[in-house]
RNAcentral holds the full RNA, with entries from ENA and SILVA.
The part of an RNA shown here (small-subunit ribosomal RNA, central domain) has 350 nucleotides and comes from Candidatus Kaiserbacteria bacterium RIFCSPLOWO2_12_FULL_50_10.
The organism belongs to Candidatus Kaiseribacteriota, within Bacteria.

Context: one part of a larger RNA
RNA sequence: UUGGGCGUAAAGGAUGUGUAGGCGGUUAUAUUAGUCAGAUGUUAAAUCUCUGGGCUCAACCCGGAACGCGCAUUUGAAACGGUAUAACUAGAGGAAAUGAGAGGUGUGUGGAACUCAGGGUGUAGGGGUGAAAUCCGUUGAUAUCCUGGGGAACACCAAAAGCGAAGGCAACACACUGGCAUUUUCCUGACGCUGAGACAUGAAAGCGUAGGUAGCGAAUGGGAUUAGAUACCCCAGUAGUCUACGCCCUAAACGUUGCCCGCUGGCUUUUUCGAGUAUCGACCCUCGAAGAGGCGAAGCUAACGCGUUAAGCGGGCCGCCUGGGUAGUACGGUCGCAAGACUAAAACUC
Numbered sequence: 001u002u003g004g005g006c007g008u009a010a011a012g013g014a015u016g017u018g019u020a021g022g023c024g025g026u027u028a029u030a031u032u033a034g035u036c037a038g039a040u041g042u043u044a045a046a047u048c049u050c051u052g053g054g055c056u057c058a059a060c061c062c063g064g065a066a067c068g069c070g071c072a073u074u075u076g077a078a079a080c081g082g083u084a085u086a087a088c089u090a091g092a093g094g095a096a097a098u099g100a101g102a103g104g105u106g107u108g109u110g111g112a113a114c115u116c117a118g119g120g121u122g123u124a125g126g127g128g129u130g131a132a133a134u135c136c137g138u139u140g141a142u143a144u145c146c147u148g149g150g151g152a153a154c155a156c157c158a159a160a161a162g163c164g165a166a167g168g169c170a171a172c173a174c175a176c177u178g179g180c181a182u183u184u185u186c187c188u189g190a191c192g193c194u195g196a197g198a199c200a201u202g203a204a205a206g207c208g209u210a211g212g213u214a215g216c217g218a219a220u221g222g223g224a225u226u227a228g229a230u231a232c233c234c235c236a237g238u239a240g241u242c243u244a245c246g247c248c249c250u251a252a253a254c255g256u257u258g259c260c261c262g263c264u265g266g267c268u269u270u271u272u273c274g275a276g277u278a279u280c281g282a283c284c285c286u287c288g289a290a291g292a293g294g295c296g297a298a299g300c301u302a303a304c305g306c307g308u309u310a311a312g313c314g315g316g317c318c319g320c321c322u323g324g325g326u327a328g329u330a331c332g333g334u335c336g337c338a339a340g341a342c343u344a345a346a347a348c349u350c
Stems, first nucleotide, its partner, number of pairs: 004321003007304002012318001014201004021194003025088008034080001035077008049065006091191001092188003095184005103177007110154001114150008125136002162169002206247006215241002220236004258317006266295011299306002323350003332343004
């Protein structure tokens, strides 16, 4: 290995691009280090199997036959696999024409709210709470109107909606730009799938430098509550949250479900595109493709549930698991400015 698993019990890598490797569509011809068959040699004896015999039987012992993985040489086969050549179009890609979209980057613009400053009106309160107080206010607050400044986020539209590999993405306009779907079946002709390493991306928090700072707000101060209150509630408030550049590289990074291909009843909703019918046209309706949801046949599952977006039935490749604790720790190594990250045990114990 034969012969287990990974939605929730231990277990899918955070996500992609892709190297080596593994795997690989249809047809024909040739070839044969894989594969299959035969022969020969070797495969010690004992053992095992069959058989005959000896100890009163048996175990045991003796004789004979058979078997014998593998290896080597040789002869052959050519379905499968490999290799070579030629060809094909159903995979894959390209082209053309359409189409939807918060996909990305940059620049600019806008309104609501908030806050600050100045001015007007106006007067004794305001704010806050379970109730209060700290706090703000006669140097005129709160309220209200006008003007100006500032930063951050974009109500309604809005949806089980859309886009993106994931993280994630939402005011509007413009510029640049990635991907996707549909149709034609025009072109290339297996160019494919997966992917150890590697490389790239990677929320929030955190770090460095330079800015910015309205609101919110770790830390911190104060007021309450309380037996206490290093909290919950209230008043303030620094870092941070924002921008640029450079790091960090982790998440319940979750669909707790790796990627790709094929097959296997349906009903219903929704997004985008196409064809048909219809129509003045657009809807509606029927059919097809690609997504996103709900319910469910068969089947699967320990159950829950999953069920053409599979956790069903198969194939290819990668990652991972092996009782609990110790421990995602120690040590070592690599990376990092640091915080720490990645890799990753054991003694001992139940």